Predicted 3D model of a 585-nucleotide part of an RNA (large-subunit ribosomal RNA, domain V) from a Candidatus Nomurabacteria bacterium. NCBI's taxonomy places the organism under Bacteria, Bacteria candidate phyla, Candidatus Nomuraibacteriota. The prediction has a mean pLDDT of 80. The RNAcentral record of the full RNA draws on ENA. Rfam family: Bacterial large subunit ribosomal RNA.

Context: one part of a larger RNA
RNA sequence: CCUGCAGUUAGACGAAAAGACCCCGGAAGCUUUACUACAGCUUGGUAUUGUGUAUAUUGAGUGACUGCGUAGCAUAGGUGGGAGACUUUGAAGCUAUCCUUUUGGGGAUAGUGGAGUCGUCAGUGAAAUACCACUCUUUCUAUUGAUAUAUGCUAAUCAAAACGGCAAAAACGUUUCGAGACAGUAUCUGGCGGGUAGUUUGACUGGGGUGGUUUCCUCCUAAAGAGUAACGGAGGAGUUUACAAAGGUCAGCUAGGCGCGAAUGGAAACCGUGCCGAUAGUGUAAGGGCAUAAGCUGGCUUGACUGUAAGGGGUACAUCCCGAGCAGGCACGAAAGUGGAACCUAGUGAACCGACAGUACGCAUUAGACGCGGCUGAAGAUUAACGGAUAAAAGCUACUCCGGGGAUAACAGGCUAGUUCCGCCUAAGCGUCCAUAGCGACGGCGGAGUUCGGCACCUCGAUGUCGGCUCACCUUAACCUGGGGGUGGAGAAGCUCCCAAGGGUAUGGCUGUUCGCCAUUUAAAAAGGUACGCGAGCUGGGUUCAAACCGUCGUGAGACAGGUUGGUCUCCUAUCUACUGCAGG
Repeated sequence: CCUGCAGUUAGACGAAAAGACCCCGGAAGCUUUACUACAGCUUGGUAUUGUGUAUAUUGAGUGACUGCGUAGCAUAGGUGGGAGACUUUGAAGCUAUCCUUUUGGGGAUAGUGGAGUCGUCAGUGAAAUACCACUCUUUCUAUUGAUAUAUGCUAAUCAAAACGGCAAAAACGUUUCGAGACAGUAUCUGGCGGGUAGUUUGACUGGGGUGGUUUCCUCCUAAAGAGUAACGGAGGAGUUUACAAAGGUCAGCUAGGCGCGAAUGGAAACCGUGCCGAUAGUGUAAGGGCAUAAGCUGGCUUGACUGUAAGGGGUACAUCCCGAGCAGGCACGAAAGUGGAACCUAGUGAACCGACAGUACGCAUUAGACGCGGCUGAAGAUUAACGGAUAAAAGCUACUCCGGGGAUAACAGGCUAGUUCCGCCUAAGCGUCCAUAGCGACGGCGGAGUUCGGCACCUCGAUGUCGGCUCACCUUAACCUGGGGGUGGAGAAGCUCCCAAGGGUAUGGCUGUUCGCCAUUUAAAAAGGUACGCGAGCUGGGUUCAAACCGUCGUGAGACAGGUUGGUCUCCUAUCUACUGCAGG
């Protein structure tokens, strides 16, 4: 070195299970003051559903009653006819009772009485309740209808019992008793309604969640055309003005700061004067503009018009922006001309839907219709997730499931080195004196890859995670042992630095602990790396499933780097590499 046998499990990111954590997409279960339905409960109308009485309200009709301005015998409802009407079938008057809102009058009934009473005539806008007819207002009675309430009835309907046929039950039939037009049922309708169901619960994101953002305007980033990203750096908008404008036009004007002077008068009022020159102002952010002013003031006004539009800018589309000119009818100006809002760039919302105004273009004459549609105009969206899914929508899952992802987190590795550790430079200062025995501020330069981080590069068709046990191998920035330099080293003991990795480097108590504290030793009880070495070697106390308790949070399902108890670590079986032992060649 080769071969074989027996072993050990360090590696083959070993095997097993398309990762259960995390994210993305989907589903399911559960919750609720998410949305929308449904069951169920309930309210009322109608039908099944009939018949009386009383009261109240109301309609119709019969009879009766009622009606007061002034003048006037006096309480004149209106209109028409009308010269007579009523009366022994009992007039005036008187008595009693009753009704009427005025107590003035009017009306009714009964008795008595025994023959008259009223009108036409004067006065009044209108003439007799003298008489007749119609009618308005108020009130009453009787009739009839309706409604409501209360109550009675029995025949619908319901319930119970007995009996009948049958083996028995139900159903059915008969009888009796009770309830009774209620209940029950059907239909329409308002309410309650996680009891049940179907669903929704956005995206971006240096993992996700929490937070923030989502449309528009201005600047920088933006690299001298345009455009240009980030959870880059800064700010704004969701309007305002509107007839004594902040619009149009014509005409005129110049701000602001500083110095000096001047009664009250001061830092600032108004006045005079000089210098600078746009620093002022512009409704509103910023940028770009603006003195011929776009800034300030005054006069007159409504072009903050109607119908169009050559041609351009910009642009995936849809939007968007500028616009000479033409026609109409206007404003201002002597005129030339200017004017289709504002110094410009933000001040916003597509379709559908229903409503409104105009037009008179189309359809339709019916079961019904008070029509429907088109075109033009204009209003209704924090449709703000702002190119707007629906008219309409929140959560929990550790009981979970499926499809995927190393496109994306937690462990380990990698890159980086802010943080950490170690070293160096300079030397203000401390060290009685003296920067450097020993220290060393403010600063500067490196190294390592043990911490906490950043990134998200292999791995999610699985790289098992803390600590302990066992077994270790390596490094040196050396704890002990060895050799030296300096010393603020007398000696001893120290401090500090240099060389050096051969060997060594504790047992117990508490805690799951690493760590740490304590006790007692030791020459010393070093620091690290090895997937924070080592679970196909062990353990399983902790963390991190399902059960449960407490606290806190939540309406709740449930949640909690809060606590607590419990909780399956893969069959004696190793193919290769590696290592150990033995045997043979």